[in-house]
RNA sequence: GCCGGGAUAGCUCAGUUGGUAGAGCACAUUCAUGGUAAGAAUGGGGUCGGCGGUCCGAUUCCGCCUCCCGGCU
Numbered sequence: 001g002c003c004g005g006g007a008u009a010g011c012u013c014a015g016u017u018g019g020u021a022g023a024g025c026a027c028a029u030u031c032a033u034g035g036u037a038a039g040a041a042u043g044g045g046g047u048c049g050g051c052g053g054u055c056c057g058a059u060u061c062c063g064c065c066u067c068c069c070g071g072c073u
Stems, first nucleotide, its partner, number of pairs: 001072007010025004019056001027043005049065005
């Protein structure tokens, strides 16, 4: 330099015929116990890596950039 994949909640990851986003763990509250742990219920937490474009509407499609992983030279 070229090619491919990835970036979504604190962490690990889902989520496309484009219609304003979820799970598990973690966290908080409550229940429960003489008190913990385990357990049950409820809840908070995200401008979906950045900047533009297309579109009535973009996490999703297109372009460029940043970072990470792999391959080729």
Model confidence (mean pLDDT): 81 of 100. This is a predicted structure of a 73-nucleotide RNA (transfer RNA) from a Candidatus Microgenomatia bacterium. It matches the Rfam family "tRNA". Rfam classes the family as a transfer RNA. Gene Ontology term of the family: triplet codon-amino acid adaptor activity.